[in-house]
C1' cells in the first nucleotide's frame, strides 16, 4: 500500500435578520405589544410483534374442543416472533456470515419434464451363459434363466471408497469412512468423545394437511373520565282554561262519570356542540463504581428533555466544512454548482426498511520494505 469482516459514532457549523408552536413573567385603551425560556429522529416510517394503560367480558381453580402462534439448548427481560452465550447444519482461504433448526418408523397427501424405475420399486441400453433342456457335438447356437457392476434421466434413484469373490453380479464376504443400536465417560443442557454391536433396517416435502411440546380473553387514547350550551323532545309538580269536540275507560247499549288531548310557571335527568382531563417524572437520559464471558443487573451522583388542535419546529443573507463541476499560467489559484433518508400525535422495548457523504475502533488475507 491494496482487498475486505464486524461493532460503533455522525448525519454540516457559527453569526446577523426575520416568521411559527407550548410554558413562565411583565404590560394594557383587553384588539394586542414586550421580556425570557423550551421546541423532531436514529430511523418519527411500515404498523410486523412484545408490553404499559383503559374499558369490556369473566365466582375460582383445573380440564376438554376450536382458533391463532411459538419450536436447537442455556440465560437476559416487563415481555418478546427481541437480545446475549452455546450445540448441530451449511457457506468462506481467513477475519467472519447464513439457517421456520421438533417430527417423515401415526396417517393421508404431492414429488412438473426427462426417464427403465419418482416409492415395499423397476429393466431402455447392457453384463453372464456357470445349473437345467434342446441342437451341433471341441470352442458354438436356441431356449430356460441369472444381474443391475457399466451407460442414460433428473433437484433427488434404495449406502460410498478398495480388495476378495463371482459365469456375470451383488454387503456376498473384509477393511476405512458414514449410518442405526446400546454402554461408559465429560456437560445443567443441547451435544460430544471413546468402546462393543448390527450387513444397512424406512427416498424428499411439515414455509401441504396433520401429529408433539409450550404460550395465548376482546377491543384499542376516535380506549375512557369528568363539566356541560342553544333548539327539540321526556319526566315530576302547581297554575289558568274550563265550552263544543276527539280519544281512552268502567259494563253490550243509552245516560252518567273519570283521564288525556290546551296555555304556562319552576325543578329533575339523558345525549349532542362545546370544554377539561387522560398528556408525559419516565421498564427515562448521562456520568462513575461494582456483578456477570455476555445480554443485563445493582448502588451513587446529576439533569428535566416537544407536545397538539389537522398539527409549529421554518425562511434569507454573510462567513466557513465536506464534496462535484468547468476553467487552468498545475498556484495553499479563478468561477460555478450544492448538503443523504426524512417530518413526533397515549407511552415504551424491539423487529423491519430508507439513508449522499464523512470519522472511529478491533479484526483478516496479499504484495512490499526493514
Nucleotide at each position: 500500500u491494496c482487498a475486505g469482516a464486524u461493532g460503533g459514532c455522525u448525519g454540516g457549523a457559527u453569526g446577523a435578520c426575520u416568521g411559527c408552536g407550548g410554558c413562565g413573567g411583565g404590560u394594557u385603551u383587553c384588539g394586542g405589544c414586550c421580556c425570557g425560556u423550551c421546541g423532531a429522529g436514529g430511523a418519527a416510517a411500515g404498523u410486523c410483534c412484545g408490553g404499559g394503560c383503559u374499558c369490556c367480558a369473566c365466582g375460582a381453580a383445573g380440564g376438554a374442543c376450536a382458533c391463532g402462534g411459538u419450536g436447537g439448548c442455556g440465560g437476559a427481560u416487563a415481555a418478546c416472533a427481541u437480545c446475549c452465550g452455546c450445540c448441530g447444519g451449511g457457506g468462506g482461504c481467513g477475519a467472519c456470515c447464513c439457517c421456520a433448526g421438533g417430527g417423515a418408523a401415526a396417517g393421508c397427501g404431492c414429488c412438473a419434464c426427462a426417464g427403465a424405475a419418482a416409492a415395499u420399486a423397476u429393466a431402455c441400453c447392457g453384463c453372464c451363459u456357470a445349473c437345467c433342456g434342446g441342437c451341433g457335438u471341441u470352442u458354438g447356437c436356441c431356449g430356460c434363466g441369472g444381474c443391475a457392476a457399466g451407460g442414460u434421466u433428473g433437484a433427488a434413484a434404495u449406502g460410498g471408497u478398495g480388495c476378495g469373490g463371482u459365469a456375470a453380479g451383488a454387503g456376498c464376504g473384509c477393511a476405512c469412512c458414514g449410518c442405526g443400536g446400546c454402554u461408559u465417560u465429560g456437560g445443567c443442557a443441547a451435544c460430544a468423545a471413546a468402546g462393543c454391536u448390527g450387513g444397512c433396517a424406512u427416498g424428499g416435502c411439515a414455509a401441504g394437511c396433520c401429529c408433539c411440546a409450550c404460550c395465548g380473553g376482546g377491543a384499542g387514547c376516535a380506549a375512557g373520565a369528568c363539566c356541560a350550551a342553544a333548539u327539540a323532545g321526556g319526566g315530576a309538580u302547581g297554575g289558568c282554561a274550563a265550552g263544543u269536540g276527539a280519544u281512552c275507560u268502567g259494563u253490550c247499549u243509552u245516560u252518567c262519570g273519570g283521564a288525556u288531548c290546551g296555555c304556562u310557571a319552576u325543578c329533575c335527568g339523558g345525549g349532542u356542540c362545546g370544554g377539561u382531563c387522560g398528556c408525559g417524572c419516565g421498564a427515562g437520559g448521562c456520568g462513575u463504581u461494582c456483578g456477570g464471558u455476555a445480554a443485563c443487573g445493582a448502588a451513587c451522583g446529576u439533569c428535566c428533555c416537544a407536545g397538539a388542535g389537522g398539527a409549529a419546529u421554518g425562511g434569507u443573507c454573510a462567513u466557513c466544512c465536506a464534496u462535484c463541476c468547468g476553467c487552468u499560467u498545475u498556484g495553499u489559484g479563478c468561477g460555478g454548482g450544492g448538503g443523504a433518508c426524512a417530518g413526533a400525535a397515549c407511552c415504551c422495548g424491539g423487529c423491519u426498511u430508507a439513508c449522499a457523504g464523512g470519522c472511529c475502533a478491533u479484526c483478516u488475507g496479499a504484495c512490499g520494505u526493514u
The RNA shown here (Bacterial RNase P class A) has 370 nucleotides and comes from Rhizomicrobium sp. RNAcentral holds the sequence, with entries from ENA. Rfam family: Bacterial RNase P class A. The family's RNA type in Rfam is ribozyme. Gene Ontology terms of the family: dimeric ribonuclease P complex, ribonuclease P activity and tRNA processing. Its mean pLDDT, the model's own confidence on a scale to 100, is 76. The gene name in the source record is rnpB.